About this RNA: Small-subunit ribosomal RNA from a bacterium, 1482 nucleotides, folded computationally. The sequence was found in a public genome assembly. The coordinates come from a structure-prediction model, not an experiment, and the mean pLDDT is 81.
């Protein structure tokens, strides 16, 4: 929740849109099914079950016959009694069972009634069953034909035909009366079986109704026997069922007509349930029998195993002609992803035929195939090891496999054997297809019997190895690009189990069509508006009556089986049997009367009328006002003027612009003007008038539900746009120019045509919006406006519009609504159902076109989207900061050199680093070595560690010859081990593990650095708010270098950073003082300590706290006193495997190693960064003064001597405040040189030299002399620097043998500028807008070019369908005629012979097949278009997203590659700023 109460039933979810969140929203799984199929496996039973596709075609063989007790006749056997047998005549069946679903949307099924009817066999019941007659098959004999067959004569039987007679029923009837039957067999002689008539019954049949029953309106009109009546005819029976005539109806939005598609229930399957999907098996109905059509027979049929005919197709055939009909049962070919035995059997149950006895029964009964379902059983059960083998993983210790094997012991469902052996039979007897089945003993036997799919997550299960965006997986989402739990493969696990997976459909999950149970304000969704509104929904009180809905209680029924539910029966179950039941459907019947309806009476509050104020830019139509703009005319004037970012086109000396006069003509109406007022929306704005519509109020009378709300109709309907005829001043699509641009079909300028305006007509769409349908009631408030009525009138109170707020409530995914609801609640209509494709295509309408209305799929994707967050970002705005711009100095980009790095070259120029943040970087030092690189000789347990086993000699060290470029090889000599005496230690060789790699990966990694950046910020604890992600705190104002500090504050407090602690300078002071000083002291040197705090005063200022700025004492030093160290959370997959560690890979006679040489040093070239100059503020020459840091024993080297020098000899001191380095320069004095490629500059390049060092050529450095390039201040562009700074000037040290113009530090001399934050550039915080999240180097549109892919268009073409009009017209029913032909029963005649009747031949009506024509539909192919939708990193632009760089974006109309651009009208789903108006607090 049902329910009074008990019993009982009873509903799960999850992945995936984003950095995250919540919402819509679609896609996908987990269930459970099946007449399944396919993979891979496969013991046994049982019970079901098996052409779902070609209603394709079928060989063979069976499936419906029986009856001699209806009849003749022929032929066999007989025990002569008799019995059997064939073919026919005849009865009765073959309309039933069996099959199939092609048709068929329909009284065809289903359910409930109905009845204008027929019924053979069967039961009851009455009555009857009498005389006749004529013929045929069958046999005969004769033709014909291949055959099938089939004609003639001739003769026979009957329960086979046909009169006659009767007629209680029974038909007809005018009510007088007429009509109308039969048939015998058999016998045991009792009878039995039958036949005729009528009636009833049961069973079965027909036909009629009500309800119900798929999908499509891109099928809106259909219908002429149609719709009804009469005559008439046919039927078993009603009926247009037929036919003549008559009227003109008759169905239809509650979906007719038409299209597609479909056998229909009972039930299956699914589901909680409404329901959704299905109609195999079994049952009931219908409907077919090769495609069609058509009748005979009969009780039934237009007949699956009957006929006629036509048409397909197949078979025979003597070619003249015939024959068939498996959707019965098996089989067989075919089609197909797919579906079995050419069994046995009538034992059982059913049927047919018969008196029976039997016969028949591919119905059925079994059997067989087939894991195809369902359901039972088994594959063994108990011991068995700290755990073998083997495989696998391993941290290598060991783990798992695993009690799992082996091994013991046991048992026997199954197996095999052997023995017994039913019930299924009903009916005394006999009668089993299954079957020697089922079962039961007994013996033997673990022996024949375990797979298959999974294992990232949903979803139960992980580890190795291969592979390397590749093979390959995937159900979604996705993995897979060298450590894959996602691919193979292996060991482990899990899950099911004689199955296990995968495909396919079906229900669920799916509240994703939602009745049950969704929604439309921004996600998909309110028509563009309602005046007139129809249809059709719903409708105010209040009486009475009826019973249609509604409620209740009875009765019929809804076949049997299934579902439930209780019991039986198969060993259990599955599967059966019995026995009962709810819900519910449909029909009668009796009842109630509250609501709905319906009839009727009444009210007045919904509506709606009167009267009377008042209001308005409401609609039409005439007249008619200034102001402007343009243009002609005419005065003045005289060079420009106009436009723009800045030009130019353009006007203008032929007179513009200006500026006065006067005229002319269109178009719109400032100011008033307002979230102003009207209208139903579009919309509507100077003023007078005419005409017209509407509202609100008051008032009280009137009508009495007249009402709301509407599908389709109708009518209006912005702006562009079309059509005629006028008008045209501005303005301005198209166009034309001229800029801007790489380009500019644009933006921006000059011109300028439709056009904007009037009439008439169309057109019918907008972002027609508030993205918010119409009406009616209810549910706190504040406060402005506009029009109204009242009153006690600066206000009050009351009505109707319009607006703002708002944490009442309450709604929302949120935003946000919020009495003008997007709240609560009712009536109506209209819509919506992932994203593109598409408002698109084909149809259809409308429309002069432009196009509009209606409106789809094929195909693709897993997401499209909303609303909020957090970030980043902006050619967004506020706020601050920085040598960031500005102001000032100095460079750098040119020049020559040196250095690094591209580049190119080579045999190799090893490698890295390459935006800021690589490029005087790794390198604080490449001749050799370093050195990784080339070339070329060499070694292979190695140049270098560890271990082991074996050898033999031995620590080793020093040395010699040869050959060699040298490593290295050969072959010798001389000196010689420790020992605890164990070959023990060491150390050679060989052998085996290993070493060794500057070999890959910084995108596998540690550490370490760089930058953002010494920017201030970054975050977390409780706690509040929010659904949530997240927010506040961390915001505001005021200050600061600072998230520094303070006030306010839903925050209170804290951490990491700032600051401070630490170093080193400045000052004072004590202490200690060598090597400093001549002494004595403290100039110095070292240690400890004070010193500064906005601390004192004074003014200002904002806010009192704080705190800023100004001055002032003191003070060495004043607002962090300066400098450094010290770097938060983090970004950059930053840098680095070539410092070091270090995971996997990769190479071992080599990618290890050692040696020589030789390269890193090359050079048409480009960038970087320094040097030196270009000079007179200099350059040379002479003299003369002043430092600091540092560094020194394989070292610093003094004095003195040589040499022009470099430098050499010697060699004092000195392990250093001591000696050396050590002459500091610039700088001051004086001479010169006088602006020049020079006495500037100092490359280049001879020559002769020093010095290191094995070694100086490739390729160090210095010295002298000689030589004397380029360059005369440096284009775009760029870089440092705010004070002891730049700038200049030397000097020292590290690396080192030698080599410095780099770099590290060290002192010396010593400016200039800073108004200021507009700009550039970074940053930091608020705020804002996004389509961005790899975060703007972001995202993302179109055209072209290239595949590929479905669909439309389309000359045309082929094929189906269904219907029309016209010919043809089989068989066949029916009619109909005639002077044709043929005739056995009757009838009339003595008789010939007439007559009725009947057939045939002849016309005909209806008709299938056929043919012809025009059209409709629907389908397939189609050159070719034209758009679509997917593809790898094309091409061109750069349209959107930020103000996207010209705000977008709807509508229309013109252009242009191409997104697209403009013109007109319109919206905010536009940032900004500024103004106005409104509202809120005070």
């Nucleotide at each position: 929740a049902a329910c009074u109460u008990u019993a009982u039933u009873u509903g799960a979810g999850a992945g995936u849109u984003u950095g995250a969140u919540c919402c819509u929203g679609g896609c996908u799984c987990a269930g459970g099914a099946u007449g399944a199929a396919c993979g891979c496996u496969g013991g046994c039973g049982g019970u079901g079950u098996g052409c779902c596709u070609u209603a394709g075609g079928c060989a063979u063989g069976c499936a419906a016959g029986u009856c001699g007790a209806a009849c003749g006749c022929u032929c066999c056997c007989u025990u002569c009694g008799g019995g059997g047998a064939g073919a026919g005549u005849g009865g009765c069946g073959a309309a039933c069972g069996g099959g199939u679903g092609a048709g068929u949307a329909a009284c065809g099924c289903g359910u409930a009634g109905a009845u204008a009817u027929c019924u053979a066999c069967c039961u009851c019941a009455u009555a009857g069953u009498g005389g006749g007659g004529a013929a045929u098959a069958g046999c005969u004999c004769a033709g014909c034909g291949a055959a099938a067959g089939u004609u003639g004569g001739g003769g026979u039987a009957a329960u086979a035909c046909c009169g006659c007679a009767u007629a209680g029923u029974c038909c007809c009837u005018c009510c007088g009366g007429g009509g109308u039957a039969a048939a015998g067999g058999c016998u045991u002689c009792g009878g039995c079986c039958g036949c005729u008539a009528u009636g009833a019954g049961a069973g079965g049949a027909g036909u009629c109704u009500g309800c119900g029953u798929c999908c499509u309106a891109u099928c809106a009109g259909g219908u002429u026997g149609u719709u009804g009546g009469u005559g008439g005819g046919g039927u078993a029976a009603u009926a247009g069922c037929c036919u003549a005539c008559c009227a003109a109806g008759c169905c239809g939005a509650u979906g007719a007509c038409g299209g597609g598609u479909a056998g229909c229930c009972g039930g299956u399957g699914u589901g909680a349930g409404a329901g959704c999907a299905c109609g195999a098996c079994c049952g009931g109905c219908c409907a077919c029998a090769a495609g069609g059509u058509c009748a005979c027979u009969g009780a039934g049929a237009c007949a699956c195993g009957g006929g006629g005919c036509c048409u397909a197709c197949a078979c025979c055939u003597a070619c003249g002609g015939g024959u068939g009909g498996c959707a019965g049962c098996a089989a067989c070919c075919g089609g197909g992803a797919a579906u079995c035995u050419u069994g046995c059997g009538c034992a059982a149950u059913g049927g047919a035929c018969g008196a029976a006895a039997g016969u028949c029964u591919g119905a059925c009964g079994c059997a067989g195939c087939g894991a195809c379902a369902c359901c039972g059983c088994g594959u063994g059960u108990g011991g068995g090891a700290a755990g073998a083998c083997g495989c696998u993983c391993u941290u290598c210790g060991g783990a798992g496999u695993g009690u799992a094997a082996a091994c013991c012991a046991c048992u026997g469902u199954g197996g095999c054997a052997a023995a017994g052996g039913a019930a299924g039979a009903a009916g005394u007897u006999c009668u089993g297809a299954c079957u020697g089945u089922a079962c039961u003993u007994u013996g033997c036997u673990a022996g024949a019997a375990a797979g298959c799919a999974c294992c990232u997550g949903c979803u139960a299960a992980c580890u190795a190895c291969g592979u390397g965006c590749c093979a390959g997986a995937a159900g979604c989402c996705u993995c897979g690009g060298u450590a894959a739990u996602a691919c193979g493969u292996a060991g482990g696990g899990u899950g099911c189990a004689a199955g296990c997976g995968u495909u396919a459909u079906c229900c669920g999950g799916a509240u994703u069509u939602a009745c049950u149970g969704g929604g439309c304000g921004u996600a998909a969704a309110g028509a563009g508006u309602u005046c007139c509104g129809u249809c059709g929904g719903c409708g105010u009180c209040u009486g009475u009556g009826u019973a249609a809905g509604u409620c209740a209680c009875u009765u019929g029924u809804c076949u049997a089986a299934a579902c439930c539910c209780a019991g039986g029966g198969c060993u259990c179950a599955a599967c059966u049997c019995u026995g009962g039941a709810c819900u519910g459907g449909c029909a009668a019947g009796c009842g109630a009367a509250a609501c709905u309806a319906c009839a009727u009476g009444g009210a007045u509050u919904g509506a709606g009328u009167u009267u009377g104020u008042u209001c308005g830019g409401g609609g039409a139509a005439g007249c008619u006002a200034g102001a402007a703009u343009u243009c002609u005319c005419g005065g003045u004037g005289g060079a420009g003027g106009g436009g723009u970012g800045a030009a130019a086109u353009c006007c203008g000396u032929a007179g513009a612009u200006a500026u006065c006069g006067a005229g002319a003509g269109g178009a719109a109406u400032a100011c008033c003007a307002g979230u102003c007022g009207c209208g139903a929306a579009g919309g509507c704005g100077g003023g007078c008038u005419u005409c017209u519509a509407g509202a609100a109020c008051a008032a009280c009378a009137c009508u009495g539900a007249c009402g709301c709300u509407c599908a389709g109709g109708g009518a209006c309907g912005a702006a562009a746009g079309c059509u005629u005829g006028g008008g045209u001043a501005g303005c301005a699509a198209a166009a034309g120019g001229g800029a801007u641009u790489a380009g500019a079909g644009a933006c921006c300028c000059c011109u300028g045509u439709a056009g904007u305006c009037c009439a008439a007509g169309c057109c019918g769409u907008a972002a027609a919006c508030a993205c918010u349908g119409u009406c009616u009631g209810c549910u706190a408030g504040u406060u402005g406006c506009c029009u109204g009525a009242c009153c006690u009138c600066u206000g009050g109170u009351u009505g109707g519009g319009u607006g703002a707020c708002g944490c009442a409530a309450g709604c929302u995914a949120a935003c946000g609504c919020g009495u003008u609801a997007a709240g609560c609640a009712g009536a109506c209509c209209g819509c919506c159902u992932g994203g593109g494709g598409a408002g698109u295509a084909c149809g259809a309408c409308c429309g002069c076109a432009a196009g509009g209305u209606u409106a789809a799929a094929a195909c693709u994707c897993a997401a499209a989207g909303g609303a909020a967050u957090u970030g980043a970002c902006g050619g967004g705005g506020g706020a601050g900061c920085g040598c960031a711009c500005a102001a000032c100095c100095g460079g750098u980009g040119g020049a020559g050199c040196a250095u690094g790095u591209g580049g190119u070259u080579u045999a190799a120029u090893u490698c890295g680093a390459u935006a800021c943040a690589a490029a005087g970087c790794g390198a604080a030092a490449a001749a050799c070595c370093u050195u990784a690189c080339c070339u070329g000789g060499g070694u292979u347990u190695g140049a270098c560690a560890u271990g082991u086993a074996c050898c033999u000699g031995c620590a080793u060290a020093u040395u010699u010859g040869c050959c060699g470029a040298a490593a290295g090889g050969c072959a010798g000599a001389u000196a010689g081990c420790c020992u605890u005496c164990g070959a023990g230690g060491g150390u050679g060789g060989u052998a085996c593990a290993c070493a060794g790699g500057u070999g890959a990966u910084g995108c596998a990694u540690g550490g370490c650095u760089g930058u953002c950046g010494u920017c201030a910020g970054c975050u977390c604890g409780u706690g509040u708010c929010g659904u949530g992600a997240g927010a506040c705190g961390u915001c505001c104002a005021c200050u600061u270098a600072a998230g520094u500090g303070u006030g306010g504050u839903a925050a209170c407090g804290a951490g990491c950073g700032c600051a401070a602690c630490c170093c080193u300078u400045g000052c004072u002071g004590u202490c200690a003082g060598u090597u400093a000083c001549a002494a004595g002291u403290g100039u110095c040197u070292g240690a400890c300590a004070g010193g500064a705090c906005u601390g004192c005063c004074c003014c200002g200022c904002c806010u009192u706290u704080g705190g800023c700025g100004g001055g002032g004492a003191g003070g060495a030093a004043g607002g962090a006193g300066a400098g450094g160290a010290c770097g938060a959370c983090g970004u950059c997959a930053a840098g680095u495997c070539a410092g070091c560690a270090u995971g996997u890979c990769c190479c071992u006679u080599a990618c290890a190693u050692c040696c020589a040489g030789g390269g890193c040093a090359a050079c048409a070239c480009a960038c970087a960064u320094c040097c030196u100059a270009c000079a007179a503020u200099g350059g040379a020459a002479c003299c003369a003064a002043c430092a600091a840091u540092g560094g020194g024993u394989a070292g610093c080297g003094a004095c003195g001597g040589g040499g022009u020098a470099a430098c050499c000899c010697u060699g004092a001191g000195c392990c250093a405040a001591u000696c050396c380095u050590c002459c500091a320069a610039a700088u001051g004095g004086u001479u010169u040189c006088u602006c020049a490629a020079u006495u500037c500059g100092g490359a280049u390049u001879g020559a002769a030299g020093g010095c290191u060092g094995c070694a100086a050529u490739u390729c160090g450095c210095c010295u002298u002399c000689a030589u004397g390039a380029a360059g005369c201040c440096g284009g775009a562009a760029u870089c440092g620097g705010u004070a002891g700074u730049a700038a200049u000037c030397g000097c020292a040290a590290a690396u080192c043998a030698g080599c410095a113009g780099g770099u590290u530090g060290c002192g010396g001399u010593g400016a200039a500028u800073a108004c200021g934050u507009u700009c550039u550039c970074g940053c930091u915080c608020c705020u804002u807008g996004u389509a961005c999240a790899c975060a703007c180097u972001g995202c993302c549109c179109g055209u072209c070019a290239a595949g590929c892919c479905a669909g439309c268009a389309a000359a045309g073409u082929c094929a189906g369908c269904a219907a029309c009009g016209c010919c043809c017209g089989a068989a066949g029913c029916g009619g109909g005629u005639g002077a044709c032909c043929g005739u056995g029963a009757c009838u009339c005649u003595c008789a010939c012979g007439a007559g009725a009747g009947c057939g045939g031949c002849c016309c005909u009506u209806c008709u299938a097949c056929g043919g012809c024509g025009a059209g409709g539909u629907u389908g397939g192919c189609g050159a070719u278009g034209a758009g679509g939708a997917c593809u790898a990193a094309g091409u061109c632009g750069u349209a959107a997203c930020a103000a996207g760089g010209u705000a977008u974006c709807c509508g229309u109309a013109c252009u242009g590659g191409a997104a697209g651009g403009u013109g007109c009208g319109g919206a905010u789903g536009g940032a900004u700023c500024a103004c106005c108006u409104c509202c809120u607090u005070u």